Background:
Large-subunit ribosomal RNA, domain I from a bacterium, 598 nucleotides, folded computationally. Rfam family: Bacterial large subunit ribosomal RNA. Its family is annotated with structural constituent of ribosome and ribosome in the Gene Ontology.
Context: one part of a larger RNA
Order: sequence, then structure tokens, then C1' cells
RNA sequence: GGCAUAUGGUGGAUGCCUUGGUGCCAGGAGGCGAUGAAAGACGUGGUAAGCUGCGAUAAGCUUCGGGGAGCCGCUAAACAGGUUUAGAUCCGGAGAUCUCUGAAUGGGGAAACCUAUCCUGAGUAAUGUCAGGAUAUCUAUUGCUGAAUAUAUAGGCAAUAGAGGUCAACGAGGGGAACUGAAACAUCUAAGUACCCUUAGGAAAAGAAAGCAAAUGCGAUUCCCUCAGUAGCGGCGAGCGAAAGGGGAAUAGCCCAAACCAAAUGUACGUAAUAGCCCGUAAGCGUUGUACUUUUGGGGUUGAGGGAAACUGUUGGACAAAGUUACGGAUUUGUCGGGAAGUUAUAAAUUUUAAUUUAUAGCCGAAUAGUCUGGAAAGACUAACCAUAGAAGGUGAAAGUCCUGUAAGUAAAAUAAAUUAAACUCCCUGGACAGUUUUCCCGAGUACCGCGGGACACGAGGAAUCCUGUGGGAAGCUGGGAGGACCAUCUCCCAAGGCUAAAUACUACCUGGCAACCGAUAGUGAACUAGUACCGUGAGGGAAAGGUGAAAAGUACUCCUGUAAGGAGAGUGAAAUAGUACCUGAAACCAUAUGCCU
Repeated sequence: GGCAUAUGGUGGAUGCCUUGGUGCCAGGAGGCGAUGAAAGACGUGGUAAGCUGCGAUAAGCUUCGGGGAGCCGCUAAACAGGUUUAGAUCCGGAGAUCUCUGAAUGGGGAAACCUAUCCUGAGUAAUGUCAGGAUAUCUAUUGCUGAAUAUAUAGGCAAUAGAGGUCAACGAGGGGAACUGAAACAUCUAAGUACCCUUAGGAAAAGAAAGCAAAUGCGAUUCCCUCAGUAGCGGCGAGCGAAAGGGGAAUAGCCCAAACCAAAUGUACGUAAUAGCCCGUAAGCGUUGUACUUUUGGGGUUGAGGGAAACUGUUGGACAAAGUUACGGAUUUGUCGGGAAGUUAUAAAUUUUAAUUUAUAGCCGAAUAGUCUGGAAAGACUAACCAUAGAAGGUGAAAGUCCUGUAAGUAAAAUAAAUUAAACUCCCUGGACAGUUUUCCCGAGUACCGCGGGACACGAGGAAUCCUGUGGGAAGCUGGGAGGACCAUCUCCCAAGGCUAAAUACUACCUGGCAACCGAUAGUGAACUAGUACCGUGAGGGAAAGGUGAAAAGUACUCCUGUAAGGAGAGUGAAAUAGUACCUGAAACCAUAUGCCU
């Protein structure tokens, strides 16, 4: 020096564990914000570094409920001092306080700082000072003012109301790539994806046929299954890729514009020769009236066309009032009665009251003993009991009957939600139905066409359909559009205005639950002071780090040593080779002892 065995050291694999993650499901909620948010800075404890909570009333204040013996949050124990059955700590509802920054909003600013004006108050002999409130911008409405410039307008000032910012995904709209694939690449693809911007809601969008279809037709939209990888599109390459129909989920339909009537406003015309004042007769009136504009109310909303106007017919609860007057008729308005509906469309205040059901604290809740082993019984054995409860977790090993719970049942002063009923509101009855007439209305720079683009599964193609930058440009119900060029026949529908729940998408957040998901190099980056420490000028990057024991019972006392580090006894404990470098404790590596070889 090597090999072997044994005993240790070092090291932290493995096994076991789980406080943390991952994925999903159900319900809730789907926002917060100038009444100052989200996110922070700085403070705040008797001693106080970090986390948590809170805000100069600062680990808290008030009040109303719950609860019932200790309590003064965690790392984290201690000392000192308090508090509590006159009900504390704790849990829940409501409220008060809430520094400074931040949309940040009096002005400024290198965020958490600097510095004003006015009003009110405190203080001072007075000034300085202090406290409270107001003072940003934009938009809308109203009012007051007010240039060039007479009326006016622009502008200015004030009041009132709203907005601004933020937020995970889902939505709509406006913009919009490339890598890639085509085995290269240019049309094409990737893809209207990623990303950017605007903006909304708890969902959004769409939506009551100028639709589909082609038979005995259907009857708003949305979503799912199918049709179907079909019909098609396509350097007919790569690839892209429907619809009708069928089966389901969920269902809900409405309102304007116009014609016409009435009132008001403005402009024009008209004036004693009166066209008007609901009609008839008589009297009376005179800014009446006619045409047009605008506004308001009524009317009206459809495609076997609908509506208006005029006329005719049938039918209809009561009462009162109105007009220039009287009588009769008719009309309008109101009240009562009857009927129907409703706050998410079709009108409107999420208005009030009551009941019920929920949410935000809780309460009640059955049933076991002995012996043995053991440090410890829940284990084994023997004998019992409960069960609308044998889910689960804990307890010194493995517990239906020990604890927390579980099944079943039960509870709210306060706040909130939903449902129902009533009040309330609104509609109908006040008109409806049928017929005739033709005079009127039925969404215009629109439909459509040319050119240029885009969207449609459809790449310009035979290219319908939809959108529109540009140039042209209709008809008006005897009208118009569509049925994949176009024409005819036939069929279906009525554009150029609007609203609309549900079925559908998503989950930052709250509650409950599940898993042939992980188990500390895994699972979130993060089981621990984690977006921390640390790195970077910055955008940004970004860790490592869990386990004594049932219980600290965390080794009194003695000894060696430097009043060390570390250890030897003793003691605790079932165990100390469980001693806070702590469960188990592999390997590499190191040492010691013994044996063998050189």
C1' cells in the first nucleotide's frame, strides 16, 4: 500500500408521514371605486425583529345577537401588568374611527413629499400659528353674464347630476402578424390565431322571416347530437369544409315611423262679401279661419296583405261633468263596478307591508365493560349495546358506543336575497266584428347596377347571398325581394327603425364535496419570514429551506477542558446510536481494530 470482516464518522438516499399543492363537480357571487377603490408607504404592542390584525379611538372603539370560563393573535417562551359569571376572550350582524400615497381631484412633485387661496372656529396685545370645510378636469341640463358687432353668437362664471380608475376568465367591436405546413416557395396554410386598442354584462352577442324549403310543407334566436369529413372549395397541392333535414335543451313575444284626428308654436294669406265655432233649429261670438314647419297627445304595426279616411250593419255595465247658450242627438273626459297582467322585453316606483324559505353566529344529538400483552389499548379474548348516526378526523398502536363530529331535528336582535299575497301601477270594458268604396299611408341617396375590396365552407369562378370605398340610381301594393348566373312559370316572404328572458360561455372570489392526482429534486416558483432572500440601471429573473418525543418529561448534580467547543458519569424516557447538527439513516468518502498478501 492492497483485499476482507467488524465497529464508528461523514453524508442525507430510501421508507413512512402531511400542514401544501393539482384537477374536477355542485351551490353562491359575479364586482369594487370621488361616501376616495385596487395596490401600497409609514405607523400601531409594557418589553416587539418578521408575519397577521388595525389606523393618531391604531393586535383595537360602540351596539345588537350567539356562547359560557377563562383570556391578553403567530414564530414564542418568559417577565411585568391587566381583564373576566355585573358574562370577558372568541364567533356573527350593524355602526364609529380610518395618517399619507394612489383615478388622486386646490397647485406642484423625483408616489407615500413640498406648498397655497377662501370661509368658519381656537389662540395671541398683534402678526406668525393651529383645527375643520371648500377649491381638479370633462360631459349633460339650468341660470347669470357677455367680445369683435346693433340683435346675437363665441367665451366666462355658478348650481345640480354623471363620468374618470381597477379587476381572473368568458363577450362584442376596431386593427392584425410571423414561425410553421405545402417535404423548396409566391396563391394557399398557420389564422382572423397570437398580440394591440375600445367597451359591456353577469352573462354578452343573436332574435320574431324581404327566412328555409319544394310536401299532406315548416314557422324568431341560441346551444348540443346527427347529417358528414358528405356536398363542395382548393398551385383540384398541402389542406379548408358547410347547409337543409332529423333528434334534443329551452321557449315569449312585442313597440315605433307613416296615413288620419286634436292641441300648441312660428311664418304666410285673409277682414265685415264669413269660408269657422260637433250635427239640426234659433240666438250669439270674432287674434276666428286656410296652407305649411316644428312639438306633444291619440291612432297604427301587417303579407290567405295590413292600416287610415268615408259609409253601412250587428253587438256593448252604471253614474257624473264638459263645450258660446237653449232643446234633442252624438262625442270626449272622469268616478264606480267587472276582467286580465306586472317591475327581465311588450308602460311604470326593485315603492311599502305581511308571511314563508334561505344566507351571514349557533344548539341538540344514541350506544361498553372486564381480563391479557404492552411504556401506552383503540389490539387479542370474553360478554354487551346503539344505529334515519358503521362519513371523517383525533385520542400514548388499529375506537360505531372516549373526544370533535356524523344521521335526524332545531335556531336570528340585525342586515341581505328569493317566492307568495295585499297595497300599488297599468291595460281592457270606453270598443269589437263583418262588409263596401276608392282617395291616402306602409322606413330613399335606400334597393339595384358599374368599378375596387371584404365576409360567406365557396381562392372571380357559371357566383347567387351579405357588408361597402367610389360613380350612377328605382318602384311605391296593378308595388317590392328571394328561391346559387340569367329568363319564364310557380312558390315563399315584405328590406332600407327598435326592444326582448331561458336554454349557452367563464371562474379571480366564498361555501361544500370528490379523485386507480403529487407526497418535499414530487406537487404551485412558493407545505417554512416566498414572489421572500438574492441578481439586474431597468424591463425582468428568482431560489434553498418540512419531520425529537405520546408528553419537554429539552439532561438536576458531579467530572475533563479555556468559567470554551466537545465529551464522560448520573438522571428523564418504551427508546438518547430519539439530545434541539434531533424519525428511518443507503452509497460515494474517511478512520480505527483484527486477519491475509506484498